Context: one part of a larger RNA
RNA sequence: GAGUGAACGCUGGCGGCGUGGAUUAGGCAUGCAAGUCGAGCGAUCCUUUUAUUUAUUUUGCAAGUUUUCGCAAGAAAAAAUGCAAAAUUUAUUUUGGGAUAGCGGCAAACGGGUGAGUAACACGUGGGCAACUUACCCUUAAGAUCGGAAUAGCUUCGCGAAAGCGGAGGUAAUACCGGAUACGCCAAUGAAGAUGCAUAUCUUUUUUGGUAAAGGCAGGGACCGUAAGGCCUGUUGCUUAAGGAUGGGCUCGCGUCCUAUCAGCUUGUUGGUAGGGUAAUGGCCUACCAAGGCAUUUGACGGGUAGCUAGUCUAAGAGGAUGUUUAGCCACACUGGGACUGAGACACUGCCCAGACUCCUACGGGAGGCUGCAGUCGAGAAUAUUUAGCAAUGGACGAAAGUCUGACUAUGCGACGCCGCGUGAGGGAUGAAGGCCUUCGGGUUGUAAACCUCUUUCGACCGGGAAGAAAAUACCAUCGUUAAUAGCGAUGGAGUUGACGGUACCGGGAGAAGAAGCCACGGCUAACUCCGUGCCAGCAGCCGCGGUAAUACGGAGGUGGCAAGCGUUACUC
Numbered sequence: 001g002a003g004u005g006a007a008c009g010c011u012g013g014c015g016g017c018g019u020g021g022a023u024u025a026g027g028c029a030u031g032c033a034a035g036u037c038g039a040g041c042g043a044u045c046c047u048u049u050u051a052u053u054u055a056u057u058u059u060g061c062a063a064g065u066u067u068u069c070g071c072a073a074g075a076a077a078a079a080a081u082g083c084a085a086a087a088u089u090u091a092u093u094u095u096g097g098g099a100u101a102g103c104g105g106c107a108a109a110c111g112g113g114u115g116a117g118u119a120a121c122a123c124g125u126g127g128g129c130a131a132c133u134u135a136c137c138c139u140u141a142a143g144a145u146c147g148g149a150a151u152a153g154c155u156u157c158g159c160g161a162a163a164g165c166g167g168a169g170g171u172a173a174u175a176c177c178g179g180a181u182a183c184g185c186c187a188a189u190g191a192a193g194a195u196g197c198a199u200a201u202c203u204u205u206u207u208u209g210g211u212a213a214a215g216g217c218a219g220g221g222a223c224c225g226u227a228a229g230g231c232c233u234g235u236u237g238c239u240u241a242a243g244g245a246u247g248g249g250c251u252c253g254c255g256u257c258c259u260a261u262c263a264g265c266u267u268g269u270u271g272g273u274a275g276g277g278u279a280a281u282g283g284c285c286u287a288c289c290a291a292g293g294c295a296u297u298u299g300a301c302g303g304g305u306a307g308c309u310a311g312u313c314u315a316a317g318a319g320g321a322u323g324u325u326u327a328g329c330c331a332c333a334c335u336g337g338g339a340c341u342g343a344g345a346c347a348c349u350g351c352c353c354a355g356a357c358u359c360c361u362a363c364g365g366g367a368g369g370c371u372g373c374a375g376u377c378g379a380g381a382a383u384a385u386u387u388a389g390c391a392a393u394g395g396a397c398g399a400a401a402g403u404c405u406g407a408c409u410a411u412g413c414g415a416c417g418c419c420g421c422g423u424g425a426g427g428g429a430u431g432a433a434g435g436c437c438u439u440c441g442g443g444u445u446g447u448a449a450a451c452c453u454c455u456u457u458c459g460a461c462c463g464g465g466a467a468g469a470a471a472a473u474a475c476c477a478u479c480g481u482u483a484a485u486a487g488c489g490a491u492g493g494a495g496u497u498g499a500c501g502g503u504a505c506c507g508g509g510a511g512a513a514g515a516a517g518c519c520a521c522g523g524c525u526a527a528c529u530c531c532g533u534g535c536c537a538g539c540a541g542c543c544g545c546g547g548u549a550a551u552a553c554g555g556a557g558g559u560g561g562c563a564a565g566c567g568u569u570a571c572u573c
Stems, first nucleotide, its partner, number of pairs: 001573004006569005013421006019414002026377003030374003035106003040103002044099004051092002055088008065078005113332003122256008132248002137244007145179004154169006184211005190205006215236006223230002257304003264294003269291008307329004311322004334355005357368004387410003393407001394405004424454004434445004458514001461508004468500001475493007517562005522543003528557005538545002
């Protein structure tokens, strides 16, 4: 001099873009962070439509009955019966719509966090797998047949404070199981050919054995059927196999800190055979056999420290230091261990066991895991909102509408950093007043101010006001496919959706109006005098200042430097 995820002191106008728990991988209240699909399934509830039905009320009609008045004719009232209509209602059925606990499918192994561990094939780089795997996606080929037994939900009964659990009955499926079929695939067997550095691999072929499946939705001219439907078409899903794409696994060469005051280390150790295990090679594991393997300045083994890299800082470079944000890889998820499910985990918000801690309890027993986003306590020099939205981008599920998404996009806070802008511009001398100095003449502050003429960025106020949105779907039209006006595909049209946000930006009026500090001034090092103090008080990065004329302490005036910052401290080059 440059730099920093900085902190501290004094000061502080605005904006943009970044960035912000480096210490206790210490403990955590509360809310949210992974769901989705009813076009897989049976139930349940609400609502709409159709048909039948139950009951009640009202009205009308019919034929009688009873009571009252009346001598009678007749008049009035009451209840019941039947029929019809209307309204309300019960149950069943039907047509749409909505909701959902459970079974089932997919996702939950991604995304997000942290750096404790790890000196290692962990990472980086370059190879290998003739030793492997890959859900969803794409392409190709073939297929999707016949049956069965359960179980949750539900009903009912019981136990328990709760968490939860059990008995009985009965039900569905793209859940589960059995049989059929086998283009293929797998295993064994025999034959031929091709290739490779090689254990060998690939291609064709014979025989034997084994091995699969599931439906859903929409539409329909002919045919069958009372109907449901069969059947046909479309779409989606399913099974087997091959190829691709993507992701992963294993393995090897080289590189990767300090320490010899660590010199010898090792018994599954090193190799072989056989077996087990794995997707797969392998002491990965087991039995047996052999006695090997690594290392001595090219440092085994031990100890210490540490996530690695692209990068970042510095430097002319070589090098040195570093690994925050972002991106790639790895490891971890209260501590230790374990497996289950699955294409994929030995799984952050899954399970089991043990431990520490916290909480509930009826004392019998239970519940929990912020190194997700906010937030809280603690420790610390020190590090932010318990915000908004799924509008965009991306992800999961779904045919889709859509739902979910603390990923993300935005917002708030902090001069923490970088960048930009402003705090006015021009004129203005009798060089005003005041301050300071003075040799008392004057000098300086100083065009600085006042004063005159202008301007109005930013801020404050008023008004207008975005881009970020392109779609998907449903709607309409045309074309293609088709038996078809279903469906699907293509094109065009019209139309919907903005958290930020009345934000950015633009316009208007007012008015110099609201906006400057910090450090230094002995030398290094740009910048000097006066007063106070008197080896005191103090300063100091080094040299060194201060003991009565201190340019070095403290104050003042002046000056220099940087500037919304300035200085100090810490660390790196």
Predicted 3D model of a 573-nucleotide part of an RNA (small-subunit ribosomal RNA, 5' domain) from Candidatus Ghiorseimicrobium undicola. The prediction has a mean pLDDT of 83. Lineage of the source: Bacteria > Pseudomonadati > Candidatus Omnitrophota > Candidatus Ghiorseimicrobium. It was read from a public genome assembly. It matches the Rfam family "Bacterial small subunit ribosomal RNA".